[in-house]
């Protein structure tokens, strides 16, 4: 360098299914206020409302299941700095996206804690049990460690 292995293995796409939800909007009527919103504070622009009950009509993102295709085994997953975009305008914060650098994590499961969330799904972060591939080493029917920059072939 090519080629390759770990399994409920990793991600993306496209459909379609349940949730979200009788939930937000939106129209009607009474009733109450006089401000309320535009991610959060502050100034300043703009627009003009706002709750509450009944009725009627009545959603979508994002997450998540199957189906199928497509790329792959740092597959991907997260922190951390630095530009940079968007979210009205300045600043300061914060969210998300894109690049660069940088560290951690071999792989899914299950359990407890924290966290986003609408949500007990389901992601992610720590810690705990065992399993599992891999390799080194004592060694026997197994037992101990390490870490993907590995490891096995050519």
């Nucleotide at each position: 360098a090519u080629a390759g292995a770990g399994g409920c293995g990793c991600g993306g796409u496209a459909u379609u299914u349940a949730u979200a939800a009788g939930u937000a909007a939106u129209c009607a009527u009474u009733u109450u206020u006089u401000u309320g919103c535009a991610c959060g504070g502050c100034a300043a622009u703009g627009c003009u409302g706002a709750a509450a009950a009944u009725g009627a009509u009545g959603a979508a993102a994002g997450g998540a299941g199957a189906u199928a295709c497509c790329g792959c085994c740092g597959a991907a997953g997260a922190g951390a700095a630095u530009g940079u975009u968007c979210g009205u305008u300045g600043c300061c914060g914060u969210g998300a996206g894109c690049a660069u650098u940088u560290u951690c994590u071999g792989g899914g499961a299950c359990g407890g804690c924290a966290u986003a969330u609408a949500a007990u799904a389901u992601g992610u972060g720590c810690c705990g049990u065992a399993c599992u591939g891999u390799c080194a080493c004592c060694a026997u029917u197994g037992g101990u460690g390490g870490a993907g920059a590995g490891c096995u072939a050519u």
Predicted 3D model of a 154-nucleotide RNA (Lysine riboswitch aptamer) from a sheep gut metagenome. Of the family's consensus pairs, 98% are formed in the model. The sequence is in RNAcentral, with records from MGnify. Its mean pLDDT, the model's own confidence on a scale to 100, is 79. It matches the Rfam family "Lysine riboswitch aptamer". Rfam describes the family as follows. Riboswitches are metabolite binding domains within certain messenger RNAs that serve as precision sensors for their corresponding targets. On this family, see Mandal et al., Cell 2003: "Riboswitches Control Fundamental Biochemical Pathways in Bacillus subtilis and Other Bacteria".